[in-house]
Context: one part of a larger RNA
Molecule: large-subunit ribosomal RNA, domain V
Organism: metagenome
RNA sequence: CCCGCAACUAGACGGAAAGACCCUGUGCACCUUUACUACACCUUGACAUUGGGUGUUGGAAGGAUCUGUGUAGGAUAGGUGGGAGGCUGUGAGACUUGGCCGCUAGGUCAGGUGGAGCCGACGUUGAAAUACCACCCUGAUUGUUCUGAUAUUCUAACCUGGCCCUGUGAUCCAGGGCAGAGACAGUGUCUGGCGGGUAGUUUGACUGGGGCGGUCGCCUCCCAAAAGGUAACGGAGGCGCCCAAAGGUUCCCUCAGGCUGGUCGGUAAUCAGCCGUCGAGUGUAAAGGCAGAAGGGAGCUUGACUGCGAGAGCGACAGUUCGAGCAGAGACGAAAGUCGGGCUUAGUGAUCCGGUGGUUCUGCGUGGAAGGGCCAUCGCUCAACGGAUAAAAGGUACGCCGGGGAUAACAGGCUGAUCUCCCCCAAGAGUUCACAUCGACGGGGAGGUUUGGCACCUCGAUGUCGACUCAUCGCAUUCUGGGGCUGAAGCUGGUCCCAAGGGUUAGGCUGUUCGCCUAUUAAAGCGGUACGAGAGUUGGGUUCAGAACGUCGUGAGACAGUUCGGUCCCUAUCCGUUGUGGG
Numbered sequence: 001c002c003c004g005c006a007a008c009u010a011g012a013c014g015g016a017a018a019g020a021c022c023c024u025g026u027g028c029a030c031c032u033u034u035a036c037u038a039c040a041c042c043u044u045g046a047c048a049u050u051g052g053g054u055g056u057u058g059g060a061a062g063g064a065u066c067u068g069u070g071u072a073g074g075a076u077a078g079g080u081g082g083g084a085g086g087c088u089g090u091g092a093g094a095c096u097u098g099g100c101c102g103c104u105a106g107g108u109c110a111g112g113u114g115g116a117g118c119c120g121a122c123g124u125u126g127a128a129a130u131a132c133c134a135c136c137c138u139g140a141u142u143g144u145u146c147u148g149a150u151a152u153u154c155u156a157a158c159c160u161g162g163c164c165c166u167g168u169g170a171u172c173c174a175g176g177g178c179a180g181a182g183a184c185a186g187u188g189u190c191u192g193g194c195g196g197g198u199a200g201u202u203u204g205a206c207u208g209g210g211g212c213g214g215u216c217g218c219c220u221c222c223c224a225a226a227a228g229g230u231a232a233c234g235g236a237g238g239c240g241c242c243c244a245a246a247g248g249u250u251c252c253c254u255c256a257g258g259c260u261g262g263u264c265g266g267u268a269a270u271c272a273g274c275c276g277u278c279g280a281g282u283g284u285a286a287a288g289g290c291a292g293a294a295g296g297g298a299g300c301u302u303g304a305c306u307g308c309g310a311g312a313g314c315g316a317c318a319g320u321u322c323g324a325g326c327a328g329a330g331a332c333g334a335a336a337g338u339c340g341g342g343c344u345u346a347g348u349g350a351u352c353c354g355g356u357g358g359u360u361c362u363g364c365g366u367g368g369a370a371g372g373g374c375c376a377u378c379g380c381u382c383a384a385c386g387g388a389u390a391a392a393a394g395g396u397a398c399g400c401c402g403g404g405g406a407u408a409a410c411a412g413g414c415u416g417a418u419c420u421c422c423c424c425c426a427a428g429a430g431u432u433c434a435c436a437u438c439g440a441c442g443g444g445g446a447g448g449u450u451u452g453g454c455a456c457c458u459c460g461a462u463g464u465c466g467a468c469u470c471a472u473c474g475c476a477u478u479c480u481g482g483g484g485c486u487g488a489a490g491c492u493g494g495u496c497c498c499a500a501g502g503g504u505u506a507g508g509c510u511g512u513u514c515g516c517c518u519a520u521u522a523a524a525g526c527g528g529u530a531c532g533a534g535a536g537u538u539g540g541g542u543u544c545a546g547a548a549c550g551u552c553g554u555g556a557g558a559c560a561g562u563u564c565g566g567u568c569c570c571u572a573u574c575c576g577u578u579g580u581g582g583g
Stems, first nucleotide, its partner, number of pairs: 001583008011574002014570002022404004027400002029396004035201005042193002045190005051154011063142004068137001078136005085119003094113008159180002162178006204216003213233001217239006240385001241283001242342002247301007255279001257275005281290002284347001286345003305328004311322004317386001330339003353379007361372002411458001412456001413454003417451001419447006428438002465540001466538003469533002471529005478503003481498006505519005546564004550559003
């Protein structure tokens, strides 16, 4: 060196299972509820099945009888019309008894006595006589008809899982007879409510993983790299209006501030003079503008118009912005001219559906109408603001599927803020003396053991803390060895330099690493190795399914809160390593 045999598992990100954690899908399932919407159940009422009396009490119609003082006025004039006579022995006025009404003045009715009169145009009044007759109004009484409500009663519908008889040798059922109950109950149709009992669904996106928080449309500035445009959970602010003048036009004016002077009056009120290019003001944020004003006043006014629009800018589109000019009718101005809102840029919402006004449009045989169209206008914090529906929240550790290393937790990588160690400067402490020792304020590094940041391999799987066992490396050295300085007398120390050969204990508590404690020791080092090593062991912790406590939640359930319990698979092909044999 080649070939075996027997072993062991560090590696082949070994095998097994299209990761169960995490995210994602306008995926699924099941569960919850004061999510949404349905349905069952329950319930309310109306009508039907459903009938007869009686009492009470409503409504409507028509009948009868009554009923009605605002003031002036013989006084309780309801309205209008006809009207010159009407009532009376079928008993008038008057008196008396009683009832009713009443704004206590009277009105009206009935009985009795009685025996022949009583009213009307009269003058007053907005309106003339209940003298008489009609038709009505307000309110009341009475009886009729119709129709309700309520109470009570009846029996014949309907009901009886009460009894008896028969079918019939039958605890069903049917018929018959009793009894009970009774127009109720039950049932049907329609209807209001209640309604996780059941069902179907919804429960947004962005996001230096997701959740929590924040945000979502529009305007202004910076970022933005001197055209335009340009991102971030980059840095700052505003808007969801307002104004009938704060619009149009014509004419006029100049601010803020300073100095000086001036009654109360002061730093600052109103007044005067001078200086004053813009520092004031602009309805409202900011930017860009604006003094020949876009700023401040006054006069007259409504162009904050109708029909249009050459041509341009921006935008993927939807759309948005600017616009000379033409026609009509106007405002202001002597005129030229200006005016289709506001110094400009925010002050907003597509489509559908519906409302209102107009209209020479349409109009289901025709004429109309309904309905529709067109023009104008109205109704959305559709604010998740290009708006999925008119209408919607949660749990899952019982979970499932499709995917993702496009995205988190472990490990690695990059980085090195944080961390550990070192160095520079040297204020100061050290009685004196910065540097024996310690070292502020600052500065520069190294390392890659901490906590992080990033999200680069791995989600068709790279098993995660600690322990056991077995290690191997670094040195910033715990012991043992050698040395310098010392604030080193000695003993014992302090600090620094060299040095990795070897060593670096046993127990108690805790799942612990760590830590505290006990007893020793020369010493009881710090780190790397996928926080070394689970195809080597364990499985106490963490991290499935069961259960409980505290807390949170209406609840299903949840909790880097606690507690008890809880399946750890692999026969070694290659490489590696050990032993051994042959050539």